Predicted 3D model of a 72-nucleotide RNA (transfer RNA) from Dyella lutea. Model confidence (mean pLDDT): 84 of 100.

[in-house]
RNA sequence: AGCGGGCUAGAUCAGUGGCAGAUCGCUGGGCUCAUAACCCGGAGGUCGCUGGUUCGAGUCCAGCGCCCGCUA
Numbered sequence: 001a002g003c004g005g006g007c008u009a010g011a012u013c014a015g016u017g018g019c020a021g022a023u024c025g026c027u028g029g030g031c032u033c034a035u036a037a038c039c040c041g042g043a044g045g046u047c048g049c050u051g052g053u054u055c056g057a058g059u060c061c062a063g064c065g066c067c068c069g070c071u072a
């Protein structure tokens, strides 16, 4: 320098144009003599940033940033 992949909750990851989700974790309650397990509920996200397309974008397009890999 060129090419490819990735960026979504505290962590690991889904989500192929129409209300942002799961598991674990955190937290309130139940159960128990008690703890764990188990059961019910809750909080937590400006979807890396800036623009564009669209009635509508996490999703499509462009630029930029960061991470991983390949080639030179």
Base pairs, nucleotide, nucleotide: 001071002070003069004068005067006066007065010024011023012022013021018055026042027041028040029039030038048064049063050062051061052060
NCBI's taxonomy places the organism under Bacteria, Pseudomonadota, Lysobacterales, Rhodanobacteraceae, Dyella.